[in-house]
RNA sequence: CCAUGUGGGAGAGUCCCCGGUCGUAGUUCGCCGGGGCGCCGAAGGGGCAAACCUCCCCGGAACCUCUCAGGCGCAAGGGACCACACGGG
Numbered sequence: 001c002c003a004u005g006u007g008g009g010a011g012a013g014u015c016c017c018c019g020g021u022c023g024u025a026g027u028u029c030g031c032c033g034g035g036g037c038g039c040c041g042a043a044g045g046g047g048c049a050a051a052c053c054u055c056c057c058c059g060g061a062a063c064c065u066c067u068c069a070g071g072c073g074c075a076a077g078g079g080a081c082c083a084c085a086c087g088g089g
Base pairs, nucleotide, nucleotide: 001088002087004085005084006083007082008081013037015036016035017034018033019032020031022030023029038072039071040070044068045066046065047064052060053059
């Protein structure tokens, strides 16, 4: 440095509309799907334009930036990063 296992691990709307189904006398509400708008950044990806590193230039990568992707009720999943264990180089 890489792989594996375990533990920890954030952020952001269930807002509007349409359709479906079950419950309901009905409206409504709940659930599912689709669309719209809004939003988040810590899988991945792009960029050094700002900022940062340097006396300056070149250059540089990122938890910086962009949100393509991904994600935004609960849960699940994912999750940079951290710790421990173990194996390999």
Molecule: Glycine riboswitch aptamer
Organism: soil metagenome